[in-house]
RNA sequence: GCCGAAGUGGCGAAAUCGGCAGACGCAAGGGACUUAAAAUCCCUCGGUGGUUUACACCGUACCGGUUCAAGUCCGGUCUUCGGCA
Numbered sequence: 001g002c003c004g005a006a007g008u009g010g011c012g013a014a015a016u017c018g019g020c021a022g023a024c025g026c027a028a029g030g031g032a033c034u035u036a037a038a039a040u041c042c043c044u045c046g047g048u049g050g051u052u053u054a055c056a057c058c059g060u061a062c063c064g065g066u067u068c069a070a071g072u073c074c075g076g077u078c079u080u081c082g083g084c085a
Stems, first nucleotide, its partner, number of pairs: 001084007010026003019068001028044005046058004061077005
């Protein structure tokens, strides 16, 4: 230099043909149970604004495009891995 694959919460990881983004698990926080703890069970668990509630907006490596609608399709870029030279 060329070709291919991958990039999604704090971590792993799913989303089948484009149709509610984060299922599920781990970690974390709160509560129940307990004399206390462990285990178990219930709830919460991306960011910003907000009376920190309700709610609104944003969010799948980054920038654009197509579409009513994009993690998914198209173009470019970055990073990692593999192959060829």